[in-house]
């Protein structure tokens, strides 16, 4: 310089903010789904503010004042 445990700080889990619990990371976790066409690019259509509960905001759709 490069490698590998451990350990302690922190980060992440397709769109936002708090709590809890769960998972996954150590320069990695992560970076939605589906179809067609394509070789690194491209067209079309669909779901959700959660990883999972909960409560806020924000958004669709129905009703009522």
């Nucleotide at each position: 310089c490069g490698u590998g445990a451990c350990c302690g700080c922190g980060g992440c889990g397709a769109u936002g903010g708090c709590g809890u619990c769960c998972g996954c990371c150590c320069g990695a976790a992560c970076c939605g789904c589906c179809g067609g066409a394509u070789a690194c690019g491209c067209c079309g259509g669909c779901u959700g503010a959660u990883g999972a509960c909960g409560c806020c905001u924000g958004c669709c759709c129905a009703g009522a004042c």